The prediction has a mean pLDDT of 80. Predicted 3D model of a 91-nucleotide RNA (c-di-GMP-I riboswitch aptamer) from Kangiella sp. Taxonomically the source falls in Kangiella (Bacteria, Pseudomonadati, Pseudomonadota, Kangiellaceae). Its Rfam family is "c-di-GMP-I riboswitch aptamer". Rfam links the family to the GO term cyclic-di-GMP binding. The model forms 91% of the base pairs in the Rfam consensus.
[in-house]
RNA sequence: CAAGGAUAUUGGCUACCUAUUUCGAAAGAAUAGGCUCGCAAAGCUACCGAUCUAAGAGUGUUUAGUCAUUUAUGAUAGCGGGGUUGCAUAA
Numbered sequence: 001c002a003a004g005g006a007u008a009u010u011g012g013c014u015a016c017c018u019a020u021u022u023c024g025a026a027a028g029a030a031u032a033g034g035c036u037c038g039c040a041a042a043g044c045u046a047c048c049g050a051u052c053u054a055a056g057a058g059u060g061u062u063u064a065g066u067c068a069u070u071u072a073u074g075a076u077a078g079c080g081g082g083g084u085u086g087c088a089u090a091a
Stems, first nucleotide, its partner, number of pairs: 007088001012039002016034006023028001037078001043084003047081003050076003056071005
């Protein structure tokens, strides 16, 4: 220096809770604080599957976007897989 890899003290992340937003149609996101769920990639990436939402659009319906239904172009990387970058360390 490379391979390998049990483990996680300091440190890191934050499910959840609270508050906020000239963010969003919603799902959800962001910021601040707390943190007793948890994480060794819970860093990044919607490529595959899955899940959530349905503004717009389609279809049916109605006096009436009135009601029903389908749909991702929206979202989840803390649902699984793939891709990619990276950290402390024993034998």